[in-house]
A computed fold for a 583-nucleotide part of an RNA from Edaphobacter sp., annotated as large-subunit ribosomal RNA, domain V. Rfam family: Bacterial large subunit ribosomal RNA. Rfam links the family to the GO terms structural constituent of ribosome and ribosome. Model confidence (mean pLDDT): 84 of 100. NCBI's taxonomy places the organism under Bacteria, Pseudomonadati, Acidobacteriota, Terriglobia, Edaphobacter.

Context: one part of a larger RNA
């Protein structure tokens, strides 16, 4: 060196199983509910099927009887018309009893005595005779039809899982009788109600994983690297309106401040002189303007017009901006002119659908009309603000699919805020003295052992905590060795150098690693090895599925809260090691 056999598993990010954690998807199921919409089921009313009788209250009609008081006026005048005579031995006035009414004064009927008279046209009122007829109005009675709503009877619809008789040998059925119950009940149409009992759905996006929080549209500044534009869960403020003047125009005028004077009066109030390029004011943020004013007064007004628009600007689209000019009316101005809102830039919402006003449009045989269309205008915290729908929250540890290392957790990596360790300067403490020791405000490095930061390999898989077993390395040394200083008298030490050869203990508690006791040692070191090490073991802890308990939820469940219980698979092909045989 080259083949073997026998072992061992440290490595091949070993095999195995399109990762179950995590996070996506305008996926899935299942479950919950004071999510949404249905909807069985229940339950209320009407109608039908489903019929008669009595009463009670109504309500409509018809008949027929009453009924009506404001003042003035015989007096208790409901309208209106007709009317000049009306009732009366078929029984007038007057009087007795009684009934209704009622504004107490009468009205109007009923039966008795009785036996002949009683009202009307006038004067007064808005309006004249219940003298008399006749049509109606307010209430009320009383007959008669209907009709409702309560109540009660009835019996033929309907109902009996009550009996008994036939088919029939039958606890089924069907027919017949009887008995109960009865227009209820059940049905079956409408319509309210309530309805997780059942079903379909829904239940945002962003985001240094995801949740929680925050934000989502618009306008100013910064960031924006001297055009324009430009992003972050950067930095910093606004806005979701106002005003008929605070628009338009003519014509005037200058402010904040500051010095001096001046009663009350003061730092500041009003007044006057004089300095006074914007420090003032602009309806509001914040930028850019603005003194010739875009700031501040007066007058007069409505251009905060209708109809349009050449050009541009910005812009993926929609959409936003800016406009001279023309026409027709009109305001100020002596006129030239301005003037189609506000110094500018924010003060908003597409379409659909409805509404309302106008209209020389349409108009389903034709005239209309309903609907339409076109002009105007309204109604959205559609605020998740280019607005899925008129309407919508949850749970999953029973969970399952698709994917994704584009994304989390463990490991590694990068980074070194944190952390560990040195070292620099020297205030100070060290009776005196900075550096025997210790060292404050600070400085600068070293390492990659902590908690983090980024998310770069791995989600068609890189097993996680702690123990056992076996280790190997580094030295920033715990013990043994060697030195330096010393606030080392000697013993013991402090503290720094050098040094990694060899050591570095048993036990009790806990899953513990850690600690915390016990008893010892010369010493019971610090760290790295995928926080070494599960194709070596375990499986006590976290991290399925069963249960509980405590808290949180209306619930389904939930909880770095707690407790009981819960499946660790691999025959070794290669490199590796280890014994040992052959060339």
């Nucleotide at each position: 060196c080259c083949c073997g056999c026998a072992g061992c598993u440290a490595g091949a990010c070993g095999a195995a199983a399109a990762g179950a954690c995590c996070c996506c998807g305008u996926g899935c199921a299942c479950c919950u509910u004071u999510a949404c919409u249905a909807u069985a089921c229940u339950u209320u009313u009407a109608c039908a099927g489903u019929g008669g009788g009595u009463u009670a209250c109504g309500g409509c009609a018809a008949u027929u009887g009453c009924u009506g008081c404001g003042c003035a006026g015989g007096a208790u005048a409901g309208g209106u018309g007709g009317g000049a005579g009306g009732c009366u031995u078929u029984g007038a006035g007057a009087c007795c009893a009684g009934a209704u009414u009622c504004u107490u004064g009468g009205a109007u009927u009923u039966g008795g005595u009785g036996g002949a008279g009683c009202c009307a046209a006038c004067g007064g009122u808005g309006a004249g005779a219940u003298a008399c007829c006749a049509c109606c109005c307010u209430g009320c009675g009383a007959u008669u039809g209907u009709u409702g709503u309560g109540a009660u009877c009835c019996u033929a619809a309907c109902c009996u899982c009550c009996u008994c008789c036939c088919a029939u040998g039958a606890u089924c059925u069907g027919g017949g009788a009887g008995a109960g119950g009865g227009a209820c009940a059940u049905u079956g149409u409408a319509a309210g109600a309530c309805g997780g009992g059942u079903a379909g759905u829904u239940u945002g996006a962003c985001u240094g994983g995801g949740g929680c929080g925050g934000u989502c549209g618009c306008c100013u500044c910064c960031u924006a690297a001297a055009u324009u534009g430009u992003a972050a869960c950067g930095g910093a403020g606004g806005c979701g309106c106002g005003c008929g003047a605070a628009g338009c125009u003519a014509c005037a005028c200058u402010c904040a401040g500051g010095u001096c004077g001046u009663u009350u009066g003061g730092a500041a109030a009003u007044c006057g002189a004089c300095c006074g390029u914007c420090g003032a004011g602009u309806g509001c943020a914040a930028a850019g303007g603005c003194a010739u004013a875009a700031g501040u007064g007066u007058g007069g007004u409505u251009a905060a017009c209708u109809g349009u628009g050449a050009g541009a600007c910005c812009u993926a689209c929609a959409a936003g901006u800016c406009g001279a000019g023309c026409a027709g009316a009109u305001g100020c101005g002596a006129a030239a002119g301005c003037a189609g809102g506000c110094c500018u830039u924010a003060g908003u919402g597409a379409u659909c659908c409805g509404g309302u006003g106008g209209u020389u449009c349409u108009g389903u045989a034709u005239g209309g009309a309903a609907g339409g269309g076109c002009c105007a205008u309204c109604g959205c915290u559609c605020a998740a603000c280019g607005g899925a729908u008129a309407a919508a929250a949850g749970g999953u540890a029973c969970g399952c699919c698709g994917g994704g290392g584009a994304u989390a957790a463990c490991a590694g990596g990068c980074u070194g805020a944190u952390c560990a360790u040195u070292g620099c300067c020297a205030a100070g403490a060290g009776u005196u003295c900075a550096u025997a020791u210790c060292g404050a405000c600070g400085c600068a490095a070293u390492g990659g052992u902590u908690u983090g930061g980024c998310a770069c390999c791995u989600c068609g898989a890189u097993g996680u905590c702690g123990g056992c077993u076996c280790a190997u390395c580094a030295c920033a040394u715990c013990c043994u060795g060697g030195a330096g200083c010393u606030g080392u008298a000697g013993a013991a030490g402090g503290u720094u150098c050098c040094a990694a050869g060899g050591g570095u203990u048993a036990g009790g508690c806990u899953g513990u690693u850690c600690g915390c006791c016990u008893a010892u040692u010369a010493a019971a070191g610090u760290g790295g090895u995928a926080c070494g090490u599960g194709a070596g073991c375990u499986g006590g802890g976290u991290u399925c599925a069963g249960a509980a308990c405590g808290u949180c939820g209306c619930g389904a469940g939930a909880c770095a809260g707690u407790u009981c219980g819960g499946u660790c698979u691999c025959u070794a092909u290669c490199u590796g090691c280890u014994g040992u045989g052959g060339g």